[in-house]
Molecule: c-di-GMP-I-GGC riboswitch aptamer
Organism: Methyloversatilis universalis EHg5
RNA sequence: GCUGAAAAAGGCAAACCCGUCGAAAGGCGGGGACGCAAAGUCACCGGUCUAAUCCGCGCAUGCGCGGGAUGACGGCGGGACCGCCACUG
Numbered sequence: 001g002c003u004g005a006a007a008a009a010g011g012c013a014a015a016c017c018c019g020u021c022g023a024a025a026g027g028c029g030g031g032g033a034c035g036c037a038a039a040g041u042c043a044c045c046g047g048u049c050u051a052a053u054c055c056g057c058g059c060a061u062g063c064g065c066g067g068g069a070u071g072a073c074g075g076c077g078g079g080a081c082c083g084c085c086a087c088u089g
Stems, first nucleotide, its partner, number of pairs: 003086002011036002016031006034075001040081003044078003047073003054067006
């Protein structure tokens, strides 16, 4: 430096449940483990989700439909940075 077969020191924690914040997507805390060799960090590129505010239309006055990130997802792909252990070269 490459690689991740098996394992160890350890680490993280899906679904689901409870609490809490949020309009929602979803976040955080606790329980819980399906999995993970970066399931560590960063929304930089792509992708996906949501639609309160905003815009348009309709009905006719707060609702419906459409559009649309200032929102969200890193356990979707790529990129950047940092790092544990081990076989092999």